The RNA shown here (c-di-GMP-I riboswitch aptamer) has 84 nucleotides and comes from a Bacteroidales bacterium. Its mean pLDDT, the model's own confidence on a scale to 100, is 79.
């Protein structure tokens, strides 16, 4: 510098659930919690992918444009110990 994540160390982060608040929802935030992750670290108009549907438009059914939502979905960027 690259590649690796077998073994070791100091550790990290926090599903589901329950609870409070926020939202029309998906959902989000704090707390308790701990399924699991070696990136469960960034980042949502840099790519796909997937969920919501108050308000608008249409319509008395299913639409439509919009907007919001998920990165712990995939892919993408950066990073850390040891040994090679």
């Nucleotide at each position: 510098a690259u590649a690796u994540g077998c073994u070791a160390u100091u550790g990290g982060c926090a599903a589901a659930a329950u609870u409070a608040u926020c939202g029309g929802a998906a959902g989000a935030u704090g707390a308790u919690g701990a399924u699991g992750c070696a990136a469960a670290a960034c980042g949502a108009u840099a790519g796909g992918a997937a969920u919501u549907u108050a308000a608008c438009c249409a319509a008395u059914a299913a639409g439509g444009a919009a907007a919001a939502u998920u990165a712990g979905c995939c892919a993408g960027u950066u990073g850390c110990a040891u040994u090679u």